């Protein structure tokens, strides 16, 4: 400087051939359990699906761009 791949919950990731409500495990608070602790069980909270534009009735996905990471070439 060309080229490819990644970017989704606090962390590690799933996942879309465009359409119902965005999820898993860990973790985090609470609640039950116990004499107590942990564990194992229930609930919950947490997400601009990197950012912008475009296409579509509709976009987390399709397409341009930016930006950030990762490789590979020179």
């Nucleotide at each position: 400087g060309c080229c490819a791949g990644c970017g989704u919950a606090g962390c590690u990731c799933a996942g879309u051939c465009g359409g119902u409500u965005a999820g898993a495990g860990c973790g985090u608070a609470g609640c039950a359990c116990u004499c107590a602790u942990a564990a194992c069980g229930c609930u919950a909270a947490g997400g601009u699906c990197a950012c912008a534009g475009g296409u579509u009735c509709g976009a987390u996905u399709c397409c341009u761009g930016u930006c950030g990471c990762u490789g590979g070439c020179a």
The RNA shown here (transfer RNA) has 74 nucleotides and comes from a Candidatus Curtissbacteria bacterium. The prediction has a mean pLDDT of 82. Its Rfam family is "tRNA". Rfam classes the family as a transfer RNA. The organism belongs to Candidatus Curtissiibacteriota, within Bacteria.